[in-house]
RNA sequence: GCAGCCGGCCGGGCGGCCGCGGCUUCGAUUCGAGCAGCCUCAAGGGUUGCUUGCAACGAGGUCGAGGAAGGUCCGGGCUCCACAGGGCAGGGUGCUGGGUAACCCCCAGAUCGGGUGAUCGAUGGAAAGUGCAACAGAAAGCAAACCGCUAAGGGAGGCAACUCCCCAGCAAGGUUGAAACGGUGCGGUAAGAGCGCACCAGCGCCGCGGGAGACCGCGGCGGCUAGGCAAACCCCACCCGGAGCAAGACCAACAGGGGACAUGGAGCGGCCCGCUUCAACCGCCCCGGGUAGGUUGCUAGAGGCCACGGGCAACCGUGGUCCCAGAUGGAUGGUCGCCCCUUCGAAAGAAGGACAGAACCCGGCCUACAGGCCGGCUGCCGAA
Numbered sequence: 001g002c003a004g005c006c007g008g009c010c011g012g013g014c015g016g017c018c019g020c021g022g023c024u025u026c027g028a029u030u031c032g033a034g035c036a037g038c039c040u041c042a043a044g045g046g047u048u049g050c051u052u053g054c055a056a057c058g059a060g061g062u063c064g065a066g067g068a069a070g071g072u073c074c075g076g077g078c079u080c081c082a083c084a085g086g087g088c089a090g091g092g093u094g095c096u097g098g099g100u101a102a103c104c105c106c107c108a109g110a111u112c113g114g115g116u117g118a119u120c121g122a123u124g125g126a127a128a129g130u131g132c133a134a135c136a137g138a139a140a141g142c143a144a145a146c147c148g149c150u151a152a153g154g155g156a157g158g159c160a161a162c163u164c165c166c167c168a169g170c171a172a173g174g175u176u177g178a179a180a181c182g183g184u185g186c187g188g189u190a191a192g193a194g195c196g197c198a199c200c201a202g203c204g205c206c207g208c209g210g211g212a213g214a215c216c217g218c219g220g221c222g223g224c225u226a227g228g229c230a231a232a233c234c235c236c237a238c239c240c241g242g243a244g245c246a247a248g249a250c251c252a253a254c255a256g257g258g259g260a261c262a263u264g265g266a267g268c269g270g271c272c273c274g275c276u277u278c279a280a281c282c283g284c285c286c287c288g289g290g291u292a293g294g295u296u297g298c299u300a301g302a303g304g305c306c307a308c309g310g311g312c313a314a315c316c317g318u319g320g321u322c323c324c325a326g327a328u329g330g331a332u333g334g335u336c337g338c339c340c341c342u343u344c345g346a347a348a349g350a351a352g353g354a355c356a357g358a359a360c361c362c363g364g365c366c367u368a369c370a371g372g373c374c375g376g377c378u379g380c381c382g383a384a
Stems, first nucleotide, its partner, number of pairs: 001380010012339007020064008029056002031053010066355001070366002073364005078244004090240005095109005110123005124235002129233002131229002146174002148170003153166005182200006201225002203222008248296004257287003261283001263279006303322008340353005
C1' cells in the first nucleotide's frame, strides 16, 4: 500500500422567530369553595372583604423520544385470580463451567466442521424401542443378484482342453443415488468375503495420567465396523399455575334498588296518642352497588455517569455524583440564517441528509437504518 476479520460508538451542530405537553412560581383578572360583615320577615338570595383551589386565563422558570421507542419473539418485576402434598397429561430448554431477578440472553471454554489466516458456524441420546427417506436404482437397513464373477457338487456333449445346462455360491468390479455396511497389502478360495493376518482409520470396554467439568493424552483388549433423520414419535436431565395497566384501587352525575320519617286509606278504639296493615311514589333523609365521567396505578429505577477494588471475561462490590417524557386535545414540532456531510458542477451554485416515534416498567433477542468515527487483529506485496 492492497485485501479482509472482529469489537465499540455517533447518528447532524449553533442561533433567531413562532408553536405544543408535564411540573413549578407569580397575578390589580374570571370561576368554584369556606369564613365574616351588611341588605332582605323567613327559606333563600344579593353584595363587600379575607382565605383558599390538582380550576380557567396571562406572564416567567425548568424539563421534554430512540438506538432501535419497532416486531411483540423470550425472560422478569408489579397487579388480580387460583393453589395442602405427590403423580399423570401438556409446554419449554438441551456440550461444559460461570454471570444474572430470570432467560430461547451474555461470558469463558470443549469437540466437530469451513477458511492460508484473523475468525466464523454447529451442539443431549440413533450399539433402548417404533418409524421415515421423493426420484433414481437390483438393493435404502436382521442388506441386495440388474449388468456381472465362479464351475467345487449334479447332468449332457467331447479322446482331451473345454462348451452348455441344473442346483447353487459370491458383495471383488460396473450401474443409480444426498447416502450402498471400513482402507491398503498378503494369504485364502471354484470365485469371493475381516474369512484369516499385518499396518492404518473408527467404535466399544478396561487401566493409568491431566482437567472444576465438557473433554484430552498414553497403554492394553475386542474383528466390534455399528449409516442419516430426534424442528418424527420417543428416552434422559432440568424448568414451568392463569390472565394482564382495558391488570388493579378509589371517588362518583343521571337513572334504578333497599330502608326510616312524613302523606293517604283500612283495622284495633268512645275519642286522642299509639300500634298493625295496605297504597302511593309527591316530599325529605340515610344506605350499599355502580354506568358515564374523574382520580390513581405512572414512573427514582435489577437507573445513568465517574473513581477504586475483585474477576481472563460476562459481571459483582464500595464510594461519589446526577434526576433524565409521562401524554389521553395523545405533546416532543415548524420556519429562517450560518456551519457540517454526500452527489452534480471548472466555478458560482443546485439538490439531498437515513430508519423510524414512548404509552406500566425493566433485561435480552430479532428486524430496519443515509452517512460517519475509533480500537484490536490477519493475509499478501513493497522498502529499510
Molecule: Bacterial RNase P class A
Organism: Actinomycetes bacterium